[in-house]
Molecule: transfer RNA
Organism: uncultured Bacilli bacterium
RNA sequence: GCUGGAAUAGCUCAGUUGGCAGAGCAAUUGACUCGUAAUCAAUAGGUCGCAGGUUCAAUUCCUGCUUUCAGCA
Repeated sequence: GCUGGAAUAGCUCAGUUGGCAGAGCAAUUGACUCGUAAUCAAUAGGUCGCAGGUUCAAUUCCUGCUUUCAGCA
């Protein structure tokens, strides 16, 4: 330099024939316990990488950029 993939909660990842953003773990609170762990219940946590475009409506479609992974040279 070329080709392809990824970017969504603190972490690991789902989600999309375009229509209210989710799970597990972690965190907080409560129950249980002599106490801790474990277990159970609840709560909080998101400008869906950035900027534009299409659309009544975009995490989802299109374009560019950034970061990152793999392959080729």